[in-house]
This is a predicted structure of a 709-nucleotide part of an RNA (large-subunit ribosomal RNA, domain II) from Arthrobacter oryzae.
The RNAcentral record of the full RNA draws on ENA and SILVA.
Taxonomically the source falls in Arthrobacter (Bacteria, Actinomycetota, Micrococcales, Micrococcaceae).
The prediction has a mean pLDDT of 83.
It matches the Rfam family "Bacterial large subunit ribosomal RNA".
Context: one part of a larger RNA
RNA sequence: GCCUGCGAGUUAGUGUUACGUCGCGAGGUUAACCCGUGUGGGGAAGCCGUAGCGAAAGCGAGUCUGAAUAGGGCGUUGCAGUGGCGUGAUCUAGACCCGAAGCGAAGUGAUCUACCCAUGGCCAGGUUGAAGCGACGGUAAGACGUCGUGGAGGACCGAACCCACUUCAGUUGAAAAUGGAGGGGAUGAGCUGUGGGUAGGGGUGAAAGGCCAAUCAAACUUCGUGAUAGCUGGUUCUCCCCGAAAUGCAUUUAGGUGCAGCGUUGCGUGUUUCUUACCGGAGGUAGAGCUACUGGAUGGCUAAUGGGCCCUACAAGGUUACUGACGUCAGCCAAACUCCGAAUGCCGGUAAGUGAGAGCGCAGCAGUGAGACUGUGGGGGAUAAGCUUCAUAGUCGAGAGGGAAACAGCCCAGACCACCAACUAAGGCCCCUAAGCGUGUGCUAAGUGGGAAAGGAUGUGGAGUUGCGAAGACAACCAGGAGGUUGGCUUAGAAGCAGCCAUCCUUAAAAGAGUGCGUAAUAGCUCACUGGUCAAGUGAUUCCGCGCCGACAAUGUAGCGGGGCUCAAGUACACCGCCGAAGUUGUGGAUUUCAGACAAUAGCCAAGCCCUUGUGGUUCAGGCGUCUGGAGUGGUAGGGGAGCGUCGUGUGGGCAGUGAAGUCGCGGUGUAAACCAGCGGUGGAGCCUACACGAGUGAGAAUGCAGGC
Numbered sequence: 001g002c003c004u005g006c007g008a009g010u011u012a013g014u015g016u017u018a019c020g021u022c023g024c025g026a027g028g029u030u031a032a033c034c035c036g037u038g039u040g041g042g043g044a045a046g047c048c049g050u051a052g053c054g055a056a057a058g059c060g061a062g063u064c065u066g067a068a069u070a071g072g073g074c075g076u077u078g079c080a081g082u083g084g085c086g087u088g089a090u091c092u093a094g095a096c097c098c099g100a101a102g103c104g105a106a107g108u109g110a111u112c113u114a115c116c117c118a119u120g121g122c123c124a125g126g127u128u129g130a131a132g133c134g135a136c137g138g139u140a141a142g143a144c145g146u147c148g149u150g151g152a153g154g155a156c157c158g159a160a161c162c163c164a165c166u167u168c169a170g171u172u173g174a175a176a177a178u179g180g181a182g183g184g185g186a187u188g189a190g191c192u193g194u195g196g197g198u199a200g201g202g203g204u205g206a207a208a209g210g211c212c213a214a215u216c217a218a219a220c221u222u223c224g225u226g227a228u229a230g231c232u233g234g235u236u237c238u239c240c241c242c243g244a245a246a247u248g249c250a251u252u253u254a255g256g257u258g259c260a261g262c263g264u265u266g267c268g269u270g271u272u273u274c275u276u277a278c279c280g281g282a283g284g285u286a287g288a289g290c291u292a293c294u295g296g297a298u299g300g301c302u303a304a305u306g307g308g309c310c311c312u313a314c315a316a317g318g319u320u321a322c323u324g325a326c327g328u329c330a331g332c333c334a335a336a337c338u339c340c341g342a343a344u345g346c347c348g349g350u351a352a353g354u355g356a357g358a359g360c361g362c363a364g365c366a367g368u369g370a371g372a373c374u375g376u377g378g379g380g381g382a383u384a385a386g387c388u389u390c391a392u393a394g395u396c397g398a399g400a401g402g403g404a405a406a407c408a409g410c411c412c413a414g415a416c417c418a419c420c421a422a423c424u425a426a427g428g429c430c431c432c433u434a435a436g437c438g439u440g441u442g443c444u445a446a447g448u449g450g451g452a453a454a455g456g457a458u459g460u461g462g463a464g465u466u467g468c469g470a471a472g473a474c475a476a477c478c479a480g481g482a483g484g485u486u487g488g489c490u491u492a493g494a495a496g497c498a499g500c501c502a503u504c505c506u507u508a509a510a511a512g513a514g515u516g517c518g519u520a521a522u523a524g525c526u527c528a529c530u531g532g533u534c535a536a537g538u539g540a541u542u543c544c545g546c547g548c549c550g551a552c553a554a555u556g557u558a559g560c561g562g563g564g565c566u567c568a569a570g571u572a573c574a575c576c577g578c579c580g581a582a583g584u585u586g587u588g589g590a591u592u593u594c595a596g597a598c599a600a601u602a603g604c605c606a607a608g609c610c611c612u613u614g615u616g617g618u619u620c621a622g623g624c625g626u627c628u629g630g631a632g633u634g635g636u637a638g639g640g641g642a643g644c645g646u647c648g649u650g651u652g653g654g655c656a657g658u659g660a661a662g663u664c665g666c667g668g669u670g671u672a673a674a675c676c677a678g679c680g681g682u683g684g685a686g687c688c689u690a691c692a693c694g695a696g697u698g699a700g701a702a703u704g705c706a707g708g709c
Base pairs, nucleotide, nucleotide: 001709002708003707004706005705006704011093012092013091015090016089017088018087019086020085021084022083023082024081027048028047029046033042034041035040052059053058062074063073064072065071096234097233099231103224104223105222106221107220108219114198115197116196117195118194119193120192121191122190123188125157126156127155128153132149133148134147135146136145137144161185162184163183165182166181167180168179169178200216202212203211204210237643238642239641240640241639242638247260248259249258250257251256261368262367263365264364265363266362267361268360269359272358274353275352276351277350278349279348280347281346287340288338289337294334295333296332298330299329300328301327306322307320308319309318310317371396372395373394374393375392376391377390378389379388380387401412402411403410416589417588418587419586421585422584423583427579428578429577430563431562432561436576438575439574440573441572442571443570449565455549456548459546460545461544462543463542464541465540466539467538468537476533477532478531479530480529482506483505484504487501488500489499512527516525517524590633591632592631593630594629595628596627597626598625607619608618609617610616611614644698646695647694648693649692650691651690652689653688654687655686662682663681664680665679666678667676668675669674
């Protein structure tokens, strides 16, 4: 991992409450217990209801407060309860199941390990050579020196032994700590055998929170114990109807909970809901405006005050590239400005439409209270974020289908079932790939299309305005481009051309006191300007369409989904077709709900009447049933309804050695859980069915449990 089996809302209570149903009914009902064995008889204590109000005494259809006969609060008038049974929920209990780390009590452990006690054992070999002693030297005597002897040391090297520093291997190991190669100690605070001691808030510890039996920031075992878990996981058959929330307030509260909101079911009400039109309202947003306020803020004019300077005994005066109030003119800004002021939205009324799982009230049962993205209006942030936080609408959540290559939140569209039928939506129609290499007129040359800005550019198409032009323009070519003069100044020099100032006159068709290059300065080349040749357009500028550059990243083209596409298969406008979904239509079927109809008078419930009082007769309304028509039938949490199947009990009916159950195969039926009108094999003794009842009642998940492989 797979298979098989087991595996989770149960039980108790004269609990509480609602619904269903049954009995009795202004009443209902017993409990313990007794007699006793029939689901019998007793037992009225008690409980609920029939009356409330008050804290109470108490009073009573009233009562309390109050001085009150006032007012007010709670009641009264009409509305039946109570006791079983069943179901939903809740309370108390382990309370749907599994799961802690932990807490307490009583015990068991020092055969591992820590330390201690007692008694034993062990340490190859080699080296060094302390004290002391002796001899000799030395001295007055010493001290001291030398040579021997001697054999000390938490001394040295290094096996056994002990340890565990490095590295490699191993790491589903040979091993739940090892192996290889090296390493440290190895006469010591050494190592070790045996016996004994210290026990869990305790021991022991040369101290690491280490060790105390592979367990230690409080051992292990059993018990309290099914501790508790606002947390995680799991929770077993089917179909039908409806169908949320991720919000507000509060919370030692933020992943929990309470109340409200939103869902469902039952009962009641019966259009009260919603939409549109009209009428009537409230408002201060967008916008706009500001000598209409409060503030901000730019420039001009005017100019007070202040400062500087001059004058000055004081007072006064004069002046200014200073400052600049107030005023005025012009142009602006504001979420916490408003003289103004919409559109939407909101409230009320009237009318019409809508008739829907509309609205509202009461009651039972919930879930939700982590939301996400997109559009729009805002706050925060950087007018950043697949950011965050509000409002508003949609989708997802809980929504399948088609499109966007793929793609919860975008676009289209809401899946009851079947169909080898049709029409469309978004989006598409060259091939992949269903449908147009569709038609007409343009544009684009960039593969733009098929990623991007400021900025840049004789790209190209269109629409304008304007200058020059057969009195010859623009471009090109030929020629001229002069004189005063080298203007003055400056300068070593300055001659059109380093720089400063001025920028005239003449001859002329025209020629600047000079546009650029150049020289040390000149020179030289050139331009403006003019004539000629040529011959018809040539410049400037504005707007619009489509393009160009700007444009750099990591596996491989890789920024159309690919192939590929250029009078397109790109793009703009117009037009005609077609494809395209679970949308819509068609045909058939199922089911829910509403409306209508039906009676052979078949059954059930409830109500009325009659009597011969019974399992009676009769009448009307409703449900089950049949038919027709309308509308519906996506769905998580969740609410409601109807069923299938398993085991057992009771009653009735059946089958079975001429073969029950089980099991294997074939065949068939039902909308599903499932089932058998049937057949065959195996098997060898019980089984099926209708109704009612009772549950240890349904398995794929829980790092589920056990077994097998």